[in-house]
c-di-GMP-I riboswitch aptamer from Anaerobacterium chartisolvens, 85 nucleotides, folded computationally.

RNA sequence: UAAGAUAAAGGCAAAUCUGGCGAAAGCCAGUGGCGCAAAGCUAUAGGGCCUUUUUAUUAAAGUAAAAUGGCAGCCAGCUACCAAA
Numbered sequence: 001u002a003a004g005a006u007a008a009a010g011g012c013a014a015a016u017c018u019g020g021c022g023a024a025a026g027c028c029a030g031u032g033g034c035g036c037a038a039a040g041c042u043a044u045a046g047g048g049c050c051u052u053u054u055u056a057u058u059a060a061a062g063u064a065a066a067a068u069g070g071c072a073g074c075c076a077g078c079u080a081c082c083a084a085a
Base pairs, nucleotide, nucleotide: 004082011036012035017030018029019028020027021026034073040078041077042076046075047074048071049070050069052066054065055064056063057062
């Protein structure tokens, strides 16, 4: 210096289950340990995805649209610990 190792130290935490919040997606706490070298941060001002309180329509069931609702563990942007060859 960084091309990322059966290295050291430290870190994060999927599903499940329990409790709470929410219309939902999902979120919070505990449990748990699938995995992660950025699984750290950024969600009105990159793309993408999820939902439908709402709007339109319908006799209704339903259908369609768009987030002011969400997802950073989809890509992306920004920042960063350690480090053999």

The prediction has a mean pLDDT of 84.